[in-house]
RNA sequence: GCCGCCGUAGCUCAGGGGUAGAGCACCGCUAUGGUAAAGCGGGGGUCACGAGUUCAAUUCUCGUCGGCGGCU
Numbered sequence: 001g002c003c004g005c006c007g008u009a010g011c012u013c014a015g016g017g018g019u020a021g022a023g024c025a026c027c028g029c030u031a032u033g034g035u036a037a038a039g040c041g042g043g044g045g046u047c048a049c050g051a052g053u054u055c056a057a058u059u060c061u062c063g064u065c066g067g068c069g070g071c072u
Base pairs, nucleotide, nucleotide: 001071002070003069004068005067006066007065010024011023012022013021018055026042027041028040029039030038048064049063050062051061052060
């Protein structure tokens, strides 16, 4: 330099046009003499950034940035 994949909650990841979710973590409650495990509930997101298409974009297209891999 060229090619491919990925970027979504604190972490690991779903979701691929029509109001953004799970597990773990965090907070509260129940229960216990007390702690942990357990059960129930709750908070937390400019969906990497910019533009385009569309009535509508996390999703499709293009570019930029970052990460990983391959080729030279």
Molecule: transfer RNA
Organism: Patescibacteria group bacterium